[in-house]
RNA sequence: GCUGCUUCAGGGUAAACCUGUCGAAAGGCAGGGGCACAAAGCCAUGGGUCUAAGGCUUCCCCUAACUUUAAAAGGGGGGCUAUGAUCGCCAGGCUGCCAGC
Numbered sequence: 001g002c003u004g005c006u007u008c009a010g011g012g013u014a015a016a017c018c019u020g021u022c023g024a025a026a027g028g029c030a031g032g033g034g035c036a037c038a039a040a041g042c043c044a045u046g047g048g049u050c051u052a053a054g055g056c057u058u059c060c061c062c063u064a065a066c067u068u069u070a071a072a073a074g075g076g077g078g079g080c081u082a083u084g085a086u087c088g089c090c091a092g093g094c095u096g097c098c099a100g101c
Stems, first nucleotide, its partner, number of pairs: 001101004012037002017032006035088001041094003045091003048086003054081004059077004
């Protein structure tokens, strides 16, 4: 440096789920717990996926002063959207144990 269906040895990480906590949420962190992983170590660089607080949207509904009608403002729903998240989705970058060559 390359290879990893050789797997040994020392080991490592820790899915779902539960509890607590942070967060609008997705999700993160800690403890328990083990699905799995030869980089399931680190990095949000490219793509994918997730969320929508905030923003946009007259699309829908609600809301009226004697009755009907009438919605500028207001409220609810729907749609779009990342500056949020995911590295155990794929790729890429950096680093690493052991064994063989």